RNAcentral holds the sequence, with entries from ENA. This is a predicted structure of a 361-nucleotide RNA (Bacterial RNase P class A) from a Thermodesulfobacteriota bacterium.

RNA sequence: CGGGGCGGGCGCAUGAUCGCCGGCGGGCUGCCGCCGGAGGAAAGUCCGAACUCCAGAGGGCAGGAUGGUUCGUAACGCGAACCGGGGGCAACCCCAGGGAAAGUGCCACAGAAAAUAUACCGCCCCGCCUCGGCGGGGUAAGGGUGAAAUGGUGAGGUAAGAGCUCACCGCUCCGGCGGCGACGUCGGAGGCAGGGUAAACCCCAUCCGGAGCAAGACCAAAUAGGGAAGCGUUCGAGGGCGGCCCGUCCGAGCUUCCGGGUAGGUUGCACGAGGUGCCGGGCGACCGGCAUCCCAGAGAAAUGAUCAUGGCCGCGGCCUCGGUCGCGGAACAGAAUUCGGCUUACAGCCCGCCCCGAUUU
Repeated sequence: CGGGGCGGGCGCAUGAUCGCCGGCGGGCUGCCGCCGGAGGAAAGUCCGAACUCCAGAGGGCAGGAUGGUUCGUAACGCGAACCGGGGGCAACCCCAGGGAAAGUGCCACAGAAAAUAUACCGCCCCGCCUCGGCGGGGUAAGGGUGAAAUGGUGAGGUAAGAGCUCACCGCUCCGGCGGCGACGUCGGAGGCAGGGUAAACCCCAUCCGGAGCAAGACCAAAUAGGGAAGCGUUCGAGGGCGGCCCGUCCGAGCUUCCGGGUAGGUUGCACGAGGUGCCGGGCGACCGGCAUCCCAGAGAAAUGAUCAUGGCCGCGGCCUCGGUCGCGGAACAGAAUUCGGCUUACAGCCCGCCCCGAUUU
């Protein structure tokens, strides 16, 4: 210098003017002042929790989720480190990564045969004969089909062959050693069980009650029904006839309180498994200590617009070649009970570590 891998961060700044939402203070008819006002994903609502209500003796079935090991965490289906497998020269990346000798199912096309097994071509032996085949038997080494064909390579052996025998590799079992463990490694035994498929049914192990802040709690206009007390039913409460009295008409209920709970209000609800900095422990996820900070809130919902200056990016002009001038551009998105994750979207940039190649010293 070129190419690549991994991780982290920013995601416009300042000022002015006009607005929007919340809080506090002052004026006390709606005005003034001060303070605060989105994100790394606030998103998808996919997991796990907190909180709340409902249900619940205990056990089982059904159903769902997860699936190498150890650790982290409040918890997880999340994360870290490691193991095994696969990819890459490498840095590094990917994997639902338990069980196929419990049972069942499925395996297109091709092929003799896709799992009770089996033989198309070929090879070998025997018999017949019109000398090229036919018939019987052996074989699975070679060819052919396929994504996949009954351990692989080599040697011996044989009529030809074959774990038939042997060596190495693989596999199964047993043992030693190392590791907390997944597992690794070494030694011995057995010619060798036996195709693949479990994000097919299934089996095994572990975990799992339901609903959700429109949860729930409190205050409480109104209404229905309910309870208590008092008054009243020819000894007439109460109501209508515009306020009062008389009068007249209707007349069996009326009044108060409790309770109920709709509208509405308050709360839940902003101090939290919190943020930042330093120190310490740990490979790491993460944990501990100290200091410091208070950081939107709400109700179908505010957080905006314009201008100026500066910064960034792109294009063009000028020149003294890194400055200057002009024009243009700046993403994804957006709180609604709250956290921990995952996933997805994102203009333009920045930083760190590592790998490979080339060149120079």

Lineage of the source: Bacteria > Pseudomonadati > Thermodesulfobacteriota.
Rfam family: Bacterial RNase P class A. Rfam classes the family as a ribozyme. Gene Ontology terms of the family: tRNA processing, dimeric ribonuclease P complex and ribonuclease P activity.